[in-house]
RNA sequence: GGAGCAGGACAAAUGACCGCUGCCUUGCACGGCGCAAGGGGGAGGAAAGUCCGGGCUCCGCAGGACAGGGUGCUGGGUAACGCCCAGUCCUGGCAACAGGAAGGAAAGUGCCACAGAAAGCAAACCGCCCUGACGAUCGAUUCGUCAGGGUAAGGGUGAAACGGUGAGGUAAGAGCUCACCAGUCCCGCCGGUGACGGCGGGAGCUAGGCAAACCCCACCCGGAGCAAGACCAAAUAGGGGAGCGUCGAGGGUUGUCCGCCCGAGCUCCCGGGUCGGUCGCUCGAUCCCGUUGGCAACACCGGGACUAGAUGAAUGGUCAUUGUCUCCCGCACGAUGCGGGGGAAACAGAACCCGGCUUACGGCCUGCUCCGACA
Numbered sequence: 001g002g003a004g005c006a007g008g009a010c011a012a013a014u015g016a017c018c019g020c021u022g023c024c025u026u027g028c029a030c031g032g033c034g035c036a037a038g039g040g041g042g043a044g045g046a047a048a049g050u051c052c053g054g055g056c057u058c059c060g061c062a063g064g065a066c067a068g069g070g071u072g073c074u075g076g077g078u079a080a081c082g083c084c085c086a087g088u089c090c091u092g093g094c095a096a097c098a099g100g101a102a103g104g105a106a107a108g109u110g111c112c113a114c115a116g117a118a119a120g121c122a123a124a125c126c127g128c129c130c131u132g133a134c135g136a137u138c139g140a141u142u143c144g145u146c147a148g149g150g151u152a153a154g155g156g157u158g159a160a161a162c163g164g165u166g167a168g169g170u171a172a173g174a175g176c177u178c179a180c181c182a183g184u185c186c187c188g189c190c191g192g193u194g195a196c197g198g199c200g201g202g203a204g205c206u207a208g209g210c211a212a213a214c215c216c217c218a219c220c221c222g223g224a225g226c227a228a229g230a231c232c233a234a235a236u237a238g239g240g241g242a243g244c245g246u247c248g249a250g251g252g253u254u255g256u257c258c259g260c261c262c263g264a265g266c267u268c269c270c271g272g273g274u275c276g277g278u279c280g281c282u283c284g285a286u287c288c289c290g291u292u293g294g295c296a297a298c299a300c301c302g303g304g305a306c307u308a309g310a311u312g313a314a315u316g317g318u319c320a321u322u323g324u325c326u327c328c329c330g331c332a333c334g335a336u337g338c339g340g341g342g343g344a345a346a347c348a349g350a351a352c353c354c355g356g357c358u359u360a361c362g363g364c365c366u367g368c369u370c371c372g373a374c375a
Stems, first nucleotide, its partner, number of pairs: 001371008010362001012322007020042002023039006044347001048358002051356005056225004068221005073087005088102001089100004103216002108214002110210003125155002127151010163181006184203008229279004239270006250262004286305005292299002324344009
């Protein structure tokens, strides 16, 4: 210098001006809604996707079983998890490191495209071997054709054809037998909490893959969700009750009374729902620092902090200075620095609250690996 791997913190700062939205104080107004001034607060690492897990709320629930869903190496962490940490095994990479679709296929059922004779208690297309018949030939143990049988060594097909190499054996062959190697299972010893690893012995080569096919095994799971749920509570129209009323209640005309006209309802109370409002609502498995324990995730203890709570839904914009990166020009150079001018800064927007995962995205810093060059 190049190519990579892992992790961390940040998400510009300060000031001025113009706004937005809650809260507090003061003043004004007031039947009710408010108005003005001042002060103070006001998004994120993902607030996102709404994919998992919990808190909280209501409903359901003696207990158990079935159904259904989920998870699936081991140990630990946690309120819990499909998350996190540490490890085992396998896979990828020269490495730093990363990933896992990691229970059971020697319980049962099923499937294995195309090609191929045959795709799972295997299979005979070619080849090889034996026997028989016929033919060729002077003749035959040779060659050819046909038929029957044996053979998984060889060829060919395929992602995959029932261990590999060598020797023996045989008509030809075959774990048929033997040696070595590889794998599987069983037993023992050693190490480890364990997954598992190491060593030794034995058995048989009977045992291909798929469980993200059904299924089996182990463990876990009640439902709905802040539009949960609780409270306050109009107008109008229903419901219930009481009183008055055709012996004229009540209404219209009107300033009032009389009069005139209409006339069967009128008044009050109670209760439920709707509009609307309040609570739930943000102090919580919370955050920061430190001690101790632990490899770590994390836990205990001590100290400190309070950090949006809106709902037709606020949290914005402009300018100046500084910081970061970058481009151009100039100067001095050993790395590089100084001065001037210009440019850039992403993804994105709380809605009951947490723990995760996933996805989107900007530059910065640290450590590590491999390669090349120079000393």

Model confidence (mean pLDDT): 77 of 100. Predicted 3D model of a 375-nucleotide RNA (Bacterial RNase P class A) from a Desulfatiglandales bacterium. It matches the Rfam family "Bacterial RNase P class A". By type it is a ribozyme. From the family's description: Ribonuclease P (RNase P) is a ubiquitous endoribonuclease, found in archaea, bacteria and eukarya as well as chloroplasts and mitochondria. The RNAcentral record of the sequence draws on ENA.